[in-house]
Molecule: Bacterial small signal recognition particle RNA
Organism: Actinomycetes bacterium
């Protein structure tokens, strides 16, 4: 001096990591009447015995809503790492050769 490679741009695949959104979960809230139960109090059929219907109250829970966390999926990316490429260039590095 030459070749290759790596650093440089860049494209893509993989695993993770961030942040979003749905879904599932668990926890509270949640129906004056158009859910259920279970009904005092009163009502109503009865001669009574006893029945019926069912207000509030309380429970229970559907739709909803709110919070947490964890799981699953999916979107996002000047986000981490490796692997496969495409491109510049001689400025640094290795190799390897004259």
């Nucleotide at each position: 001096g030459a070749u290759g490679a790596g650093u440089c741009c860049u494209g893509u695949a993989g695993c993770g990591g961030c942040g979003g959104a749905a879904c599932g979960u668990c926890c509270g809230u949640g129906a004056a009447c158009c859910g259920g139960g279970u009904c005092a109090g009163g009502u109503c059929c009865g001669g009574a015995a006893g029945g019926a219907a069912g207000c509030a109250g309380c429970c229970c829970u559907a739709a909803g809503c709110g919070g947490g966390u964890c799981g699953c999926u999916c979107c996002g990316g000047g986000u981490g790492c490796u692997g496969c490429g495409g491109g510049g260039g001689u400025g640094c590095u290795c190799a390897u050769u004259c």